RNA sequence: UGAGCCAGCCAGGCGAUCGCUGUUUCCAUUGGUUUUAUAUCAGUGCAAAUGGAGGAAAGUCCGGGCUCCAAAGGGCAGGGUGCCAGGUAACACCUGGGGGGUGUGAGCCCACGACCAGUGCAGCAGAGAGUAAACCGCCGAUGGUUCUCCCUAGGGAGUUCACAGGUAAGGGUGAAAGGGUGCGGUAAGAGCGCACCGCGCGACUGGUAACAGAUCGUGGCACGGUAAACUCCACCCGGAGCAAGACCAAAUAGGCCUUCUUGGGGAAACCCAGCGCACGGCCCGUGCGGAAGGCGGGUAGGUUGCUUGAGGUGCUCGGCGACGAGCAUCCCAGAUGAAUGAUCGUCCACGACAGAACCCGGCUUACCGGCUGGCUCAACAA
Numbered sequence: 001u002g003a004g005c006c007a008g009c010c011a012g013g014c015g016a017u018c019g020c021u022g023u024u025u026c027c028a029u030u031g032g033u034u035u036u037a038u039a040u041c042a043g044u045g046c047a048a049a050u051g052g053a054g055g056a057a058a059g060u061c062c063g064g065g066c067u068c069c070a071a072a073g074g075g076c077a078g079g080g081u082g083c084c085a086g087g088u089a090a091c092a093c094c095u096g097g098g099g100g101g102u103g104u105g106a107g108c109c110c111a112c113g114a115c116c117a118g119u120g121c122a123g124c125a126g127a128g129a130g131u132a133a134a135c136c137g138c139c140g141a142u143g144g145u146u147c148u149c150c151c152u153a154g155g156g157a158g159u160u161c162a163c164a165g166g167u168a169a170g171g172g173u174g175a176a177a178g179g180g181u182g183c184g185g186u187a188a189g190a191g192c193g194c195a196c197c198g199c200g201c202g203a204c205u206g207g208u209a210a211c212a213g214a215u216c217g218u219g220g221c222a223c224g225g226u227a228a229a230c231u232c233c234a235c236c237c238g239g240a241g242c243a244a245g246a247c248c249a250a251a252u253a254g255g256c257c258u259u260c261u262u263g264g265g266g267a268a269a270c271c272c273a274g275c276g277c278a279c280g281g282c283c284c285g286u287g288c289g290g291a292a293g294g295c296g297g298g299u300a301g302g303u304u305g306c307u308u309g310a311g312g313u314g315c316u317c318g319g320c321g322a323c324g325a326g327c328a329u330c331c332c333a334g335a336u337g338a339a340u341g342a343u344c345g346u347c348c349a350c351g352a353c354a355g356a357a358c359c360c361g362g363c364u365u366a367c368c369g370g371c372u373g374g375c376u377c378a379a380c381a382a
Stems, first nucleotide, its partner, number of pairs: 001378010012347007020052006027045007054353001058364002061362005066241004078237005083097005098112001099110004113232002118230002120226002135171002137167003142164002144161001147158005179197006198221001199219005204213003245304004255295006262273004275289005311330008348351001
């Protein structure tokens, strides 16, 4: 200098004007309590001061708090998690470690228990896909066949065919074909034998453990793959969610109780007469009809839950670390048709993804650009 890796931070700045919303204070005002004033509680208006989105507020995918419902305990079913140790309120998260994969490297990725309990699955290709298979190739020792020769029947020696058969070295198929390299061996071959490497099992050593070992013994040794296939093993899980839940409480209709209501019938506001109301008034006619008070549930509406919290910052201590402990200090949105904005000026590197709705811890996804620290590789110079 170039190319990368990891961790962390910022998310247009400044000024003016006009708004929106929470809190506090002053003043005014309405209502309640109180004997009046004072005081106090609740609301409204005005003014001032002050606070007002995010690293993801998002997806709602995990885990918890909180609330209500359910619930002796245990089991079945169902769901989830799955190397080891630790952290945590908890987790599928985080930290450290082990193993595997990948990259020259800094690093990055992995649901990573068990298919010698049982069952299942494996398209296409291929001869053969599981305690396997002979398509090409190799051999043809052995059995057979053709021909020749030898010796006394019968046998022997050679030769031919590639028929039976042998063979897992080589080719070919496939993601995968029953360890690898070499030497011996053989008719050709083959853990058939041996050496080394690898593997299984047992011990020993190290480690809390996962696991590791150029340690020892043993077995010629693949006992194949697949469990985000059924399954087995170990551990965990009650359900619903702030529209949870709690409180106050109209109008109308319905419910219950009490009292009152002209006469008659009747179990019954059911019938008749009468009375009242409506049809502009009156008569006829038609239609409709008990009244008052109290109680309780519930709707609209309002209040609450609501933001002081597993909280932020700084220092010290413990720990490799995640994190924990102590001390000091700070208060940092709380709306409910739902605020956090608009206009103008100015500067620059010209501004991305996107907006709370009960609250936290995570994960995942989206994102213009910029800054800081550590590290790796390559080239060059001293």
A computed fold for a 382-nucleotide RNA from a Cellvibrionaceae bacterium, annotated as Bacterial RNase P class A. It is recorded under the gene name rnpB. The prediction has a mean pLDDT of 75.